[in-house]
Context: one part of a larger RNA
RNA sequence: CUCUCUCUAAGGAACUCGACAAAAUAACCCUGUAACUUCGGGAGAAAAGGUACCUCCUGACAAAGAGGGUCAUAUUGACCAUGCUCUUGUGACUAUUUACUAAAAGCACAAAACUUCACAAAUUUGUAAGACCAUGUAUGGGGGCUGACAACUGGCCAGUGCCAGAAGGUCAAUGAAGCUAGUGACCUGAUGAAAGAGGAGCCGAUGAUUGAAGCCCCGAUGAAUGACGACCAUAACUAUAAUAGUCAUAAGAUAGGUAAAUUCCUUGUUGGGUAAGUUUAUACGCAUACGAAAGGCUUAACAAUCUUGGCACUAUCUUAGAGAAAGGCUCG
Numbered sequence: 001c002u003c004u005c006u007c008u009a010a011g012g013a014a015c016u017c018g019a020c021a022a023a024a025u026a027a028c029c030c031u032g033u034a035a036c037u038u039c040g041g042g043a044g045a046a047a048a049g050g051u052a053c054c055u056c057c058u059g060a061c062a063a064a065g066a067g068g069g070u071c072a073u074a075u076u077g078a079c080c081a082u083g084c085u086c087u088u089g090u091g092a093c094u095a096u097u098u099a100c101u102a103a104a105a106g107c108a109c110a111a112a113a114c115u116u117c118a119c120a121a122a123u124u125u126g127u128a129a130g131a132c133c134a135u136g137u138a139u140g141g142g143g144g145c146u147g148a149c150a151a152c153u154g155g156c157c158a159g160u161g162c163c164a165g166a167a168g169g170u171c172a173a174u175g176a177a178g179c180u181a182g183u184g185a186c187c188u189g190a191u192g193a194a195a196g197a198g199g200a201g202c203c204g205a206u207g208a209u210u211g212a213a214g215c216c217c218c219g220a221u222g223a224a225u226g227a228c229g230a231c232c233a234u235a236a237c238u239a240u241a242a243u244a245g246u247c248a249u250a251a252g253a254u255a256g257g258u259a260a261a262u263u264c265c266u267u268g269u270u271g272g273g274u275a276a277g278u279u280u281a282u283a284c285g286c287a288u289a290c291g292a293a294a295g296g297c298u299u300a301a302c303a304a305u306c307u308u309g310g311c312a313c314u315a316u317c318u319u320a321g322a323g324a325a326a327g328g329c330u331c332g
């Protein structure tokens, strides 16, 4: 010096991103216990006192308790063994997760609503036979979304999606009367050759017409995807605008909440906390760019969660010192 420990004057978080680490607390008995609350909790809240030994009494020669006395700084005498409290955000909770850098505010959850499926069910899987669902049957199964409870969940169906409708428009393959190109048995010419006229059949082109869903069309639907304005004027100081006007839209953001895990400007402004506060709690709100199940807003309990303050405590620090075990280093 490294590592693991022990002790320390005065102070006591001045350290630091941050009380990280360490210290403190601790067992049992008794007294006592606030706000808030879903009345269960909160709660071991907090806070205060006792504990050894000797003697005596009650008792059962026990435990436990009452009286008197004794030693020490100290009697749960070592070891073991919760620090407490005020407050904010988030998630209701128990549970679960990145085996080997993340345990969380992520996932899950009970609960709520929507949607789909009538059983040879839907969904999923397999080319198929089949399988799962399910030896289940709508108080059931599948899907995506929200996420306890409480009180709530606004207006918009123009676009997109899904559902429903069927009058009209459009519209495929196929069938197809008709018309037509090619070929052509056969017949005629003709009793031989060549040419001509006719011609069933076969194979094409075209084709009035037939023709479902879809789309156009019509309606419904938001706990479907989604979106939820602008300008100007106005009150007897000023300022502001309950009010009025214009444009425009499918409708123009309702309740609630807000410099927020969302606020760029920003260390916004106000008062509080401190001697001093970019953090913090409270209030304000025209918010570049909150907002109602991609839920909005309260909330008891809970949390190795995030955050501010305080009490206790301490070598974190002012500021270092002393000691112990092991290792290293130097010398022998």
Stems, first nucleotide, its partner, number of pairs: 001327002004324005010318002014316001027051003031047001036041001038148001052070004057065002083311003089305001090303002096106001111146001114143004124131002152295001154228001156226001159225002161221001163219001165217001168216003175209001178206001180204001182202002186198001188196001229247003233243001256290001268284002272280001
Molecule: large-subunit ribosomal RNA, domain IV
Organism: Hibiscus syriacus